[in-house]
RNA sequence: AAUGAAAAAAGGCAAACCCAUACGAAAGUUGGGGACGCAAAGCCACGAGUCUAAGCCUUCUUGCAUAGGUAUGAUCGUCGGGCCGCUCAA
Numbered sequence: 001a002a003u004g005a006a007a008a009a010a011g012g013c014a015a016a017c018c019c020a021u022a023c024g025a026a027a028g029u030u031g032g033g034g035a036c037g038c039a040a041a042g043c044c045a046c047g048a049g050u051c052u053a054a055g056c057c058u059u060c061u062u063g064c065a066u067a068g069g070u071a072u073g074a075u076c077g078u079c080g081g082g083c084c085g086c087u088c089a090a
């Protein structure tokens, strides 16, 4: 250095849920509380999956509403990939 994650040690992150004159059209994000869990549950939207549909397109229609489609939006705690990193070596 690569590989591995058993036992140890020092730590780290933070699910659901609750709160917020918060942000956002929404999905969701942010801050605080809280721990389900995680050896990358550190970072990156590059590929895929999933979620949402403001805007746009389409249908019906006098019109509105409704409905359908669509990511440029979101998710790295969905998977893969890339980059960085602690401890030790059954």
Stems, first nucleotide, its partner, number of pairs: 003089003012038002017033004022029002036077001042083003046080003049075003055070004

Annotation: The RNA shown here (c-di-GMP-I riboswitch aptamer) has 90 nucleotides and comes from Rossellomorea aquimaris. Model confidence (mean pLDDT): 85 of 100. The sequence was found by an Rfam model in a public genome assembly.